[in-house]
The RNA shown here (small-subunit ribosomal RNA) has 1547 nucleotides and comes from an uncultured prokaryote.
Its Rfam family is "Bacterial small subunit ribosomal RNA".
Its mean pLDDT, the model's own confidence on a scale to 100, is 81.
The sequence is in RNAcentral, with records from ENA.

RNA sequence: AGAGUUUGAUCCUGGCUCAGGACGAACGCUGGCGGCGUGCUUAACACAUGCAAGUCGUACGCGAACGCACCUUCGGGUGUUAGUAGAGUGGCGCACGGGUGAGGAACACGUGGACGGGUGAGUAACGCGUGGGUAAUCUACCCUGUCAAGUGGGGGAUAACCCUCCGAAAAGGAAUGCUAAUACCUGAUAAGCCUCCGAAGUCUUCGGACUUAGUAGGAAAAGGUGGGGACCUUCGGGCCUACUGUCAUUGGAUGAGCCUGCGUCCCAUUAGCUUGUUGGUAGGGUAAUGGCCUACCAAGGCUACGAUGGGUAGCUGGUCUGAGAGGAUGAUCAGCCACACUGGAACUGGAACACGGUCCAGACUCCUACGGGAGGCAGCAGUGAGGAAUAUUGCGCAAUGGGGGAAACCCUGACGCAGCGACGCCGCGUGGGUGAAGAAGGCCUUCGGGUCGUAAAGCCCUGUCUAGAGGGAAGAAAUUUUCAAUGGAAUAAUACCUGUUGAGAUUGACGGUACCUCUGGAGGAAGCACCGGCUAACUCCGUGCCAGCAGCCGCGGUAAUACGGAGGGUGCGAGCGUUGUUCGGAAUUACUGGGCGUAAAGCGGGUGUAGGCGGUUUGUUAAGUCAGAUGUGAAAGCCCACGGCUCAACCGUGGAAGUGCAUCUGAAACUGGCUGACUUGAGUACCGGAGAGGGAAGUGGAAUUCCUGGUGUAGGGGUGAAAUCCGUAGAUAUCAGGAGGAACACCGGUGGCGAAGGCGACUUCCUGGACGGAUACUGACGCUGAGAUCCGAAAGCGUGGGGAGCAAACAGGAUUAGAUACCCUGGUAGUCCACGCCCUAAACGAUGGGCACUAGGUGCAGGGGGUAUUGACCCCUCCUGUGCCGCAGCUAACGCAUUAAGUGCCCCGCCUGGGGAGUACGGCCGCAAGGUUGAAACUCAAAGGAAUUGACGUGGGCUCACACAAGCGGUGGAGCAUGUGGAUUAAUUCGAAGCAACGCGCAGAACCCUACCUGGGUUUGACAUGCACGGAUGCUCUUGGUGAAAGCCGAGUAGGCUGCCUUCGGGUGAAACCAGCACAGGUGCUGCAUGGCUGUCGUCAGCUCGUGCUGUGAAGUGUCGGGUUAAGUCCCUUAACGAGCGAAACCCCUAUCGUUAGUUGCCAGCGGAUCAUGCCGGGGACUCUAGCGAGACUGCCGGUGUCAAACCGGAGGAAGGUGGGGACGACGUCAAGUCAUCAUGGCCUUUAUGCCCAGGGUGUCGCACGUGCUACAAUGGGCGGUACAGAGCGAAGCGAUACCGCGAGAUGGAGCAAAUCGCAGAAAACCGCCCUCAGUUCGGAUUGGAGUCUGCAACUCGACUCCAUGAAGUUGGAAUCGCUAGUAAUCGCGGAUCAGCCAUGCCGCGGUGAAUGUGUUCCUGAGCCUUGUACACACCGCCCGUCAAGUCAUGGAAGUUGGGAGUACCCGAAGUCCGUUUAGCUAACCGCAAGGAGGCGACGGCCGACGGUAAGCCCGAUGACUGGGACUAAGUCGUAACAAGGUAACC
Repeated sequence: AGAGUUUGAUCCUGGCUCAGGACGAACGCUGGCGGCGUGCUUAACACAUGCAAGUCGUACGCGAACGCACCUUCGGGUGUUAGUAGAGUGGCGCACGGGUGAGGAACACGUGGACGGGUGAGUAACGCGUGGGUAAUCUACCCUGUCAAGUGGGGGAUAACCCUCCGAAAAGGAAUGCUAAUACCUGAUAAGCCUCCGAAGUCUUCGGACUUAGUAGGAAAAGGUGGGGACCUUCGGGCCUACUGUCAUUGGAUGAGCCUGCGUCCCAUUAGCUUGUUGGUAGGGUAAUGGCCUACCAAGGCUACGAUGGGUAGCUGGUCUGAGAGGAUGAUCAGCCACACUGGAACUGGAACACGGUCCAGACUCCUACGGGAGGCAGCAGUGAGGAAUAUUGCGCAAUGGGGGAAACCCUGACGCAGCGACGCCGCGUGGGUGAAGAAGGCCUUCGGGUCGUAAAGCCCUGUCUAGAGGGAAGAAAUUUUCAAUGGAAUAAUACCUGUUGAGAUUGACGGUACCUCUGGAGGAAGCACCGGCUAACUCCGUGCCAGCAGCCGCGGUAAUACGGAGGGUGCGAGCGUUGUUCGGAAUUACUGGGCGUAAAGCGGGUGUAGGCGGUUUGUUAAGUCAGAUGUGAAAGCCCACGGCUCAACCGUGGAAGUGCAUCUGAAACUGGCUGACUUGAGUACCGGAGAGGGAAGUGGAAUUCCUGGUGUAGGGGUGAAAUCCGUAGAUAUCAGGAGGAACACCGGUGGCGAAGGCGACUUCCUGGACGGAUACUGACGCUGAGAUCCGAAAGCGUGGGGAGCAAACAGGAUUAGAUACCCUGGUAGUCCACGCCCUAAACGAUGGGCACUAGGUGCAGGGGGUAUUGACCCCUCCUGUGCCGCAGCUAACGCAUUAAGUGCCCCGCCUGGGGAGUACGGCCGCAAGGUUGAAACUCAAAGGAAUUGACGUGGGCUCACACAAGCGGUGGAGCAUGUGGAUUAAUUCGAAGCAACGCGCAGAACCCUACCUGGGUUUGACAUGCACGGAUGCUCUUGGUGAAAGCCGAGUAGGCUGCCUUCGGGUGAAACCAGCACAGGUGCUGCAUGGCUGUCGUCAGCUCGUGCUGUGAAGUGUCGGGUUAAGUCCCUUAACGAGCGAAACCCCUAUCGUUAGUUGCCAGCGGAUCAUGCCGGGGACUCUAGCGAGACUGCCGGUGUCAAACCGGAGGAAGGUGGGGACGACGUCAAGUCAUCAUGGCCUUUAUGCCCAGGGUGUCGCACGUGCUACAAUGGGCGGUACAGAGCGAAGCGAUACCGCGAGAUGGAGCAAAUCGCAGAAAACCGCCCUCAGUUCGGAUUGGAGUCUGCAACUCGACUCCAUGAAGUUGGAAUCGCUAGUAAUCGCGGAUCAGCCAUGCCGCGGUGAAUGUGUUCCUGAGCCUUGUACACACCGCCCGUCAAGUCAUGGAAGUUGGGAGUACCCGAAGUCCGUUUAGCUAACCGCAAGGAGGCGACGGCCGACGGUAAGCCCGAUGACUGGGACUAAGUCGUAACAAGGUAACC
């Protein structure tokens, strides 16, 4: 730091996903040790049991025993112990209440239970954070001053206790009798203190505060303990002294209360809230300010800078992440707050409205003798429940800290430790070295090998951890006490008290732990995830869109690196993965740091409020801003340095940082405030012209329709074609007149005006704005604009008019498969007017407004200036508006470009993936229709923009082709042949499937072929190679049985043969057999795993590359354009220049000629022979044969053309513009065809899917299709005669002459391995005769009979011959095929395969030999250019909606049900406060007494929790039925959109 994913590819936009870090985690698999941390995130749910707050005898009363001693009547007593020194017990202390406690309470010691510990329910708040204020306050314990200011005199009770009762379960209660205090009460005193009053001074926020001195009034107290010489004594003590306590007060420290600036989540589908409310006066209350409370007065206060309401939430230091800014979070540790079963309340106290206190109410639980009581783990453990999930009912006060105490000491689930959990972080180990026969084994394999792998084994070592044994710390410092020394105070004193120093003693939960040593021994200790890309890591097997995987893209349909297993590998490692959450990546909410023409996004337009922003200049101020200083920003944490545990984690010490806040001082440029001035922004006045700007009234002509009349007659109208319709009752047409409504031709124009919507005949009136010109004036008056308000096309609504034309709805006619459409004929709302609503449009330049700046060129409109002219022009120029082109720049590109989408500033609006959805609910507006504001659940991994290359279009242009047209002949009808489908069958083997399967594979199915079926056999095999065993034969030959054959079971040895090497001694064991192991075999599957070969587009003219250039890029250019060609053929132009594969040419055949050669071919001339014949001698002239050459190149002429390429015509020539034909087939397309030619991966089979054999089948036949043959006849058929080819083939062959047969053929065998011989007669044609239009002398199918030939064998199932038979068929519907010249048509000949042949097929050969077209409108196909596209599997594409099925979430809904907050009223517990009370009770004070004061109690009142009633509000859950939505391989109906999508589409 990025990556994957939209596309055929590209760039962009944009979402989704991944890699990183973190966690109080959980789950899965696995698990050796230690250290340090950490552990109910859920039910603030309910809790059994134990413990978590006591202590003090130096405040107080009561008050033992053991022991010892003495005495004794032996029962015990006394003393002492001891007024507690030791131990213990019971009490007091002790309360308004309460805890503790053994115990008690109307009241009554001190102190602590307000700390420590827990939790986060509530709280959106001065709760928290930060900075201030308190002149508006308090503060127990602690320190300090008052260097003495005190502690003085009295008094009355009460608990415990003893005893009597109630109740008799408990909790508890009542009464009598005692007694004490540092408990309580009352006086005294008052330096400070408090209050009042006035005076002076200082400060001041002007309110007041402080200080000083004074007057008057007021308020205190408690003692205890140790020691003690004299003196006194009631013998207790007083007294002295020390310590301590106590009282008053000053200051401090600490802690707390209150106030306040700023900061502190989401929702506006929460917009108005508030009556103690806001303020004042007076009073009350508090430690203290204050509506905190009360009465009265005023009517205020808060809010768009978000009040009120709703939801959520403890806040912070910090933690996690991030480069940072931020975002998320608030466990452990620390600070603050809140809470303690739920709600309310007060008491005590320095502090509470109090976790382990009280009272009341409620819910719940427990006890009960039924009368009544008790309780509160969100303390530590622990239990249940909930949950994915979170520990021991442990040890100890040794340390640290806390409470009490003078202290010892007691208490302390704070705390220190231990236990459990890999929950996290950190550290260590599971061994090290050597070791190649690269072992065995696994896996893979191209079978050679590779890999696990030095890995193991083996050998040599070490000893961490674990285990056992032994030793063994630090944490302990103190306190206290003993002794010694010494200081202080005091004293008579060396005592006592107190301080310091030294020595000794005492104290450890952890724990016999850390650590050290020894023993033993590699011995006890490795897993998890992943391996298609992202992302490091690959093979085999299994599976076969199944099972499954998956974070995204996506894998799996028979060769899966993606599923499962294995081997191997990669990563991490006592852990590894998964899940969840959060930050990051995400610049994907953009402050740093984004956008809005077309991707999401500019309000339809104006006016204008708040707000934001604002021209030049003077002075001033100092709010913003900048600088310095001070305070603060707790500790811990982060960071840095050093140090301590062996290291680390962890911990300690110090530093830095903490970007903040506050205060003080300073600066004055900029922004702001105040002030003075200016004119350039803005505006006003004057003159002028332009304009469909707006409103109102009036006027006009053309046209349509209708009405009247005339002329006139049969049609009109309408369409692709028609029909509905109108018309003989007179239409259409035409003429004249009239009525009425609406709209304004030409002018008219990317012309004008307006803010937009919009505005179009003419005249008049009223009226808005802009523009030009020239001066004067005002003096920043400006820009934008949330809300607000006004305008706002069409359609629509309301009321009333109007209604010619047009025309939703509707009707009819057509079209159509249908046609609720497109087309036609009609036609109502509406369109028009007036008034009032509606408020939306693709309201678009899809582009908000304003200002400034940044090359030009060229139009148009309005106005002005200059020059010039007689004048109009021309020309130059300024301002305003409106267009086009274009540079820089910008943009993803397209494009924009002084009218910006450029460069800047200011303000407003809007966007944040697609769908759901502009929908639902709620609010507002509307008469309604509806508008506006505007979600979520759920679902997808895309949706989208621009451009590119293709493909396609019932788009366009150009061009070509037997593509059409013009012709000739066919097919489709018949019969037969052949192939296919279908059907059938035991089998009818398999393949080929539009063109491009179907006389195709098959250039030959009777057996064989043969793959199929039935049956019979066989299993190392019919065939190949190797190994090992056996025996010695084996091959050839003869032969028996059985059988359909194959085969199986044998027999004979008579003859012959028997490999290779040899040193001839022999060796080996080839061939063959037996039985066995490896293996053979397969026309079994996959042509969608393949090679090779082939078809097709298409012999169409295309397809590409290098370099350069253009573009961000895909790509483009070249290859386009103008000509031309059969051709991307050539020329010209040209950011292209060249090149390649194709085209052409080169090659073959053929057409002409030359030359060479002359047998088997030829024969003119010469000779010979024959009835005749190149038959012979000869010859090379000719034909021919087959080698080599020539020839044709637009070369020549004329014309056209761009001076070109080329075309047209002509000459010459055998041939003329590629002369004709062939071979040759670019890049590629069709997963085209072939695993059955062959080859081949993989899979399957192995007594069978192999092999052998017999028979059958591939030849079936109601039917359908393709390709052919023969015909339907006279351009013919039959018979007779007669002529002329070419190319081939021949030895298991062609086979002559001859002879036999009607014939097929037979006999026979001359010649010929072929220019020699043979097949071999060419046929049509030509000549002659017959037939005369008929199912025929056409046609030959079918059938009967008889034969021939091939062949082991013609039944299924051969061909041919002869005789006989003589079917359909009289030129073929829709449709469709071939062919442009030696072609079509027609005629025969040959060959391959082959024993024969089902060949009418195929491949060749020659003979005869036409017609038509010189065009490109149409059909088909193709090429190039261009255009559109939502297609790219590419139109056989894509895709929309209803309906039907399933699943899911959601809206409405009669209702049902739960929760929340509030309002009004009722009730009114506890309790404070206020009041009443000579009635009940009552110690202190007053009083001689009676009595009083005061207190308690009781009663009343205000407030008041729970509860109740009433009407509404808000939020959920559920609900018959209902609405739409989303999703779901192959459902139905149509075809709306994408091409002109077949009616352009859309709002």